[in-house]
RNA sequence: GCUGGCUUAGCUCAGUUGGUAGAGCAGCUGUUUUGUAAACAGCAGGUCAUCGGUUCGAUCCCGGUCGCCAGCU
Numbered sequence: 001g002c003u004g005g006c007u008u009a010g011c012u013c014a015g016u017u018g019g020u021a022g023a024g025c026a027g028c029u030g031u032u033u034u035g036u037a038a039a040c041a042g043c044a045g046g047u048c049a050u051c052g053g054u055u056c057g058a059u060c061c062c063g064g065u066c067g068c069c070a071g072c073u
Stems, first nucleotide, its partner, number of pairs: 001072006010025004019056001027043005049065005
C1' cells in the first nucleotide's frame, strides 16, 4: 500500500426483513444478618466511534475518516 472483519452501558457481548436500545457481571439503594458475604427487590448508567448521504423515520442501508484485529504484498 491492498483486501476482509470489528467499533453499542465501567467490562463482556446481544440487537433482521429500517419504526421508542437490551442482557450478564460490576456500581448504588433497600430488605434480610450482631456484622460481612450470599440471596431477594429496586435504581442509575448510552451523542449506538465520528462526519456526511438516502428515507417520513437509521445502531441497522450507502460513502468518507479515526482506532483495533487478521491476511496479502
A computed fold for a 73-nucleotide RNA from an Oligoflexia bacterium, annotated as transfer RNA.
The coordinates come from a structure-prediction model, not an experiment, and the mean pLDDT is 81.
Its Rfam family is "tRNA". It is annotated as a transfer RNA.